[in-house]
Model confidence (mean pLDDT): 84 of 100. This is a predicted structure of a 689-nucleotide part of an RNA (large-subunit ribosomal RNA, domain II) from Prevotella sp. The source organism's lineage runs through Bacteria, Bacteroidota, Bacteroidia, Prevotellaceae and Prevotella. Rfam family: Bacterial large subunit ribosomal RNA.
Context: one part of a larger RNA
RNA sequence: ACCUACGAGUUGCCGUCGCUGGCGAGGCUAAGCGGCUAAGCCGCGUACCCGCAGUGAAAGCGAGCCUGAACAGGGCGUAUAGUCAGCGGAGGCAGACGCGAAACCGAGUGAUCUACACAUGGCCAGGGUGAAGUUCCGGUAACACGGAAUGGAGGCCCGCACCAAUAAGCGUUGAAAAGCUUCUGGAUGAGGUGAGGGUAGGAGUGAAAGGCCAAUCAAACUCGGAGAUAGCUCGUACUCCCCGAAAUGCAUUUAGGUGCAGCCUGCUACGUUCUCUCCCAGAGGUAGAGCGACUGAUCGGAUGCGAGGGCUUCACCGCCUGUCAAGUCCGGACAAACUCCGAAUGCUGUGAGAUCAAGAGUAGUGGAGUGAGGGCAUGGGUGCUAAGGUCCGUGCCCGAGAGGAGAAGAAUCCAGAUCAUCGGCUAAGGCCCCGAAUUGGAUGUUAAGUUAGCCUAACGCAGUGCGGUUCCUGUGACAGCCAGGAUGUUGGCUUGGAAGCAGCCAUUCAUUCAAAGAGUGCGUAACAGCUCACUGGUCGAGGGACUGUGCGUGGAUAAUAAUCGGGUAUUAAACAUUCAGCCGAAGCCAUGGGAUAUAUAUAUGUUAUAUAUCGGUAGGGGAGCAUUCCAUAUGCGUAGAAGAUUUAUGGUGACAUAGGUUGGAGCGUAUGGAAACGCAAAUGUAGGU
Numbered sequence: 001a002c003c004u005a006c007g008a009g010u011u012g013c014c015g016u017c018g019c020u021g022g023c024g025a026g027g028c029u030a031a032g033c034g035g036c037u038a039a040g041c042c043g044c045g046u047a048c049c050c051g052c053a054g055u056g057a058a059a060g061c062g063a064g065c066c067u068g069a070a071c072a073g074g075g076c077g078u079a080u081a082g083u084c085a086g087c088g089g090a091g092g093c094a095g096a097c098g099c100g101a102a103a104c105c106g107a108g109u110g111a112u113c114u115a116c117a118c119a120u121g122g123c124c125a126g127g128g129u130g131a132a133g134u135u136c137c138g139g140u141a142a143c144a145c146g147g148a149a150u151g152g153a154g155g156c157c158c159g160c161a162c163c164a165a166u167a168a169g170c171g172u173u174g175a176a177a178a179g180c181u182u183c184u185g186g187a188u189g190a191g192g193u194g195a196g197g198g199u200a201g202g203a204g205u206g207a208a209a210g211g212c213c214a215a216u217c218a219a220a221c222u223c224g225g226a227g228a229u230a231g232c233u234c235g236u237a238c239u240c241c242c243c244g245a246a247a248u249g250c251a252u253u254u255a256g257g258u259g260c261a262g263c264c265u266g267c268u269a270c271g272u273u274c275u276c277u278c279c280c281a282g283a284g285g286u287a288g289a290g291c292g293a294c295u296g297a298u299c300g301g302a303u304g305c306g307a308g309g310g311c312u313u314c315a316c317c318g319c320c321u322g323u324c325a326a327g328u329c330c331g332g333a334c335a336a337a338c339u340c341c342g343a344a345u346g347c348u349g350u351g352a353g354a355u356c357a358a359g360a361g362u363a364g365u366g367g368a369g370u371g372a373g374g375g376c377a378u379g380g381g382u383g384c385u386a387a388g389g390u391c392c393g394u395g396c397c398c399g400a401g402a403g404g405a406g407a408a409g410a411a412u413c414c415a416g417a418u419c420a421u422c423g424g425c426u427a428a429g430g431c432c433c434c435g436a437a438u439u440g441g442a443u444g445u446u447a448a449g450u451u452a453g454c455c456u457a458a459c460g461c462a463g464u465g466c467g468g469u470u471c472c473u474g475u476g477a478c479a480g481c482c483a484g485g486a487u488g489u490u491g492g493c494u495u496g497g498a499a500g501c502a503g504c505c506a507u508u509c510a511u512u513c514a515a516a517g518a519g520u521g522c523g524u525a526a527c528a529g530c531u532c533a534c535u536g537g538u539c540g541a542g543g544g545a546c547u548g549u550g551c552g553u554g555g556a557u558a559a560u561a562a563u564c565g566g567g568u569a570u571u572a573a574a575c576a577u578u579c580a581g582c583c584g585a586a587g588c589c590a591u592g593g594g595a596u597a598u599a600u601a602u603a604u605g606u607u608a609u610a611u612a613u614c615g616g617u618a619g620g621g622g623a624g625c626a627u628u629c630c631a632u633a634u635g636c637g638u639a640g641a642a643g644a645u646u647u648a649u650g651g652u653g654a655c656a657u658a659g660g661u662u663g664g665a666g667c668g669u670a671u672g673g674a675a676a677c678g679c680a681a682a683u684g685u686a687g688g689u
Base pairs, nucleotide, nucleotide: 001689002688003687004686005685006684011094012093013092014091016089017088018087019086020085021084022083023082026050027049032044033043034042035041036040054061055060064076065075066074067073097235098234100232104225105224106223107222108221109220115199116198118196120194121193123191124189126158127157128156129154133150134149135148136147137146138145162186163185164184167182168181169180170179201217204212205211238624239623240622241621242620243619248261249260250259251258252257262370263369264367265366266365267364268363269362270361272358273360275354276353277352278351280349281348282347288341289339290338295335296334299331300330301329302328303327306324307323308321309320310319311318373398374397375396376395377394378393379392380391381390382389403414404413405412418593419592420591421590423589424588425587429583430582431581432567433566434565438580440579441578442577443576444575445574451569452568459554460553463551464550465549466548467547468546469545470544471543472542480538481537482536483535484534486511487510488509491505492504493503517532521530522529594614595613596612597611598610599609600608601607625678627675628674629673630672631671632670633669634668635667636666643662644661645660646659647658648657649656650655
C1' cells in the first nucleotide's frame, strides 16, 4: 500500500409538537387481585393524574375576579375539547454519535538501577620526593643556631590495576535504546569495591544538575474513581425527488463558543395583503453651490488703527521706514464635524392601474444551519486619492455554479446544466496555420515588427498624416552661390590694455548709402582676422512662424538566446472608421422521454391535456431499495437450496429477475412487525498478502 472482517445518533424516563387510532365533558388506570392455552393474554381494580373556571400576594369572591373612593378606566378571564395509547421530529436528565488528552484523587507496589547514610569484609604494580622527631659532629656561659646521618610524613609527585569521562573520530534501521578507538583526569583518599540491611511519591535522597528514586521524574509505577472533562481536531456507512441559506445586528470573563433577532425549510390559517408603474401628499439637508448669511480658514492689491526699528532729545514734542499689521474697500477662492440655499435617487402614505401566479406576502407552529467570508463595480472613512490593505453603504458574482470566451486562471465578459439526439440558430469572443469560421469588401494611418502581450512618466524630436491662424512671395519670396557689410570712431567711462565683441554708461547718436548694429557669434595681450544682421546680383515658385490633433520616435536596466499562447504577419494576419457573411455554449429552437406543482376534463385509473418549473454546499421535507430476525398465509429444494462466478434483461436509482458453470443443503414470496440494518476515509481495530 492493497484485500477481508469489525467500526460511530442508541436505550430508559420526563415534558413538548405532528401523524394514526380509541373514547369524548369527559379520558385513563397504577400497584394489586382473579382466571387461562402462562416471558403472555383476558377480566377486576377509578387510589391518583389531566380536563371541565377564573381571578387575586392573600383572606376571599366567582362568569367573573383584581386594582380603585368609584356603578370610571384598565389587567386577566367567560362565548367549550379534552384525554389515553402507538409511531415519528427535536429538547431535558442520564457516558447520550464514535475515537482522542495533558491532568486530579484514592488504595497499593517498588532503593536487585540509582542517591545517601549504616554495620561488616576485601582492594590499591612499581618508581620518586624526603616534613617532624632522633643520633653524631660543630657551636654557645647555657640555650639558640649550623652541618652530616637517620627517619619515613603528605586530601605530595610520576604511573599500572581500579575508578572516571576532556577532545576528536567512528557508530546513528548501531555489535550497543549511550558503545568502540586514541588522547585524557584521579590513582593512600572527601579513594574504590563485594555481599547485607535502611530511607517511598508532594514523600525520599541530593558536595544542588530539578539530579536520582528499576531504559519512566517540575512529582515513579500498578489498579481503581472512569466511558474524568475536551466551547478543540478527526471520522460518521444505501438511492431518487422538491425547496434551499448564512458568514449580519444586539449581548456575552465574549471574540474560532453561545443566546435572541435576521436569512432557509415542513405543516396550518388568511387569500393578493407582495412587487412594479402613474397621480397626489409628505418628512429630509446629501451631491452641487455659496459665504458683503453664520462659524472658521484664506490669496493679491488699496488704505494704514496699532506695534517694532532708526534718528533726535534731560524729557516731552517730532522726523524717517526694503518690518509686522487690526478694521474697511476692490478682486479671487476653501470646509466631514460651516450653510442664505439645494437637487437626482431613495423612503413613507392615500388612490388608480399592471402582473393572475410569483417557490409572492403575512401570521401561528415543528426542524434547522449560519453568526471566520471573499472578489469586482460604485459612494466614502483610514492609509501614501499605497496594497490581492483595512472599515462601512449600495449592487453583482464566487461561496453553493457546471458550460463558452479570457493561452493557462473561484469571483472579468457571455450564459444559469431535467435526460437523449453524428439536428438547427445565436451570445461573448473569433474567422492565415496550429483551430471551427471570409489570406472578405471599402477608406485612411503606421515603417517603429510600433503593434498583434502587461505598466510606462516628466522631458526631448525639421519622423509623418489631417486641420486652424498669420506673415513673405513673378514689383521675384525661401534655400544655395557671387559681391558688399562703410564713415565720425579706438563712442564715453574704466583700465596696464579695452579699438563692435571683460565690465559700466546711454538721446546706441549721426553721416554716406542699394545696404551696413556705437554691433549676432568665433577670435587677439590689445589690434588684426573670420562671421552674422542688413543690401545688390544670380536662380525661378512657393516659403516661413505659431497652434490643434492622429499614428510613430528617444527616454526604456535582470538573470534560458528568446517568447504576441506559438508559428508567423507590413496597401497587414497591425491601428482607426465602416459594410457583408460565417464559426461559436449544457443559452434559444426542433424531436422524443422523465419528474414536480397548479389548473381543467374525466371512463375515478396519479388517466389525459395545458401551463410553468426541475444547478446547488450547510440544512429542511418527501418517496423508496437492500440486510438480519419475528408473526400469518403460501411456496421452492440432492431431478440440486444458500453462496461464488459469468452473460442477458428490467428499473431514474438503491437494486431486481432469468440462463450457464461451480457448489452440495437448505431457501424464498406476499402482507405486517422488530432492528446490534448499509463504510472509502477516523496517522481507525484485527488478520492476510